[in-house]
Model confidence (mean pLDDT): 77 of 100.
The RNA shown here (c-di-AMP riboswitch aptamer (ydaO/yuaA leader)) has 137 nucleotides and comes from an uncultured Acidobacteriota bacterium.
Its Rfam family is "c-di-AMP riboswitch aptamer (ydaO/yuaA leader)". About the family: This family represents a conserved RNA structure found upstream of the ydaO and yuaA genes in Bacillus subtilis and related genes in other bacteria. Rfam links the family to the GO terms cyclic-di-AMP binding and regulation of gene expression.
The model forms 96% of the base pairs in the Rfam consensus.

RNA sequence: UUUUGCAAGAAGCUGAAGCAGUUUGGUCGUAGAACUGCGCGGGGGAACCAAAUGUAGAGGGGCGAAAGCGUGUAAACGCGCGAACACUUCCAUGUUCAAGCCCGGCAGCUAACCUCGUAAGCGUAUUGGAAGUAGAU
Numbered sequence: 001u002u003u004u005g006c007a008a009g010a011a012g013c014u015g016a017a018g019c020a021g022u023u024u025g026g027u028c029g030u031a032g033a034a035c036u037g038c039g040c041g042g043g044g045g046a047a048c049c050a051a052a053u054g055u056a057g058a059g060g061g062g063c064g065a066a067a068g069c070g071u072g073u074a075a076a077c078g079c080g081c082g083a084a085c086a087c088u089u090c091c092a093u094g095u096u097c098a099a100g101c102c103c104g105g106c107a108g109c110u111a112a113c114c115u116c117g118u119a120a121g122c123g124u125a126u127u128g129g130a131a132g133u134a135g136a137u
Stems, first nucleotide, its partner, number of pairs: 012122003018038007039118006049108001059106001060103004068079004082097004087132006
C1' cells in the first nucleotide's frame, strides 16, 4: 500500500418508550442495580347520557395499524379495514407490514381521584411535484 474478515460508530427510522438527578459500589471511580422528578403514553374511576344481558357448554375486556373474509383436519396460504417509509401537509408513484401479547368472571362514557409503562428492534434510505417551516452558507 492492497485484499479479506470481525467489531464499533453513524445522518436517522418504527415505537409512548426521552431528559435530568439521587443512592449503592472494595479507597477514588467505572459498569451494573435500585430509586426520584419532569416529559411522553396507557388503564381504572361519578353525575348526565348511553346501554341493558351476564351469572362459565359456547363469557367479557385491554395494549397495538393489525377490522374482517375465503380455503384448509391442522400448520398455513390468499384477500384485506388499516399502518409505516428520514422536517410537516397534500397529490401521484413505488416498497413493506397487516402480527403478537395481556387481564382473569371483571371494567360503557366519565370530573375529582387512583394506578401502570417509559421497552424492543433496525439503519445510508422510494422518487417526483406543490405549499409551508427550520437551519446553514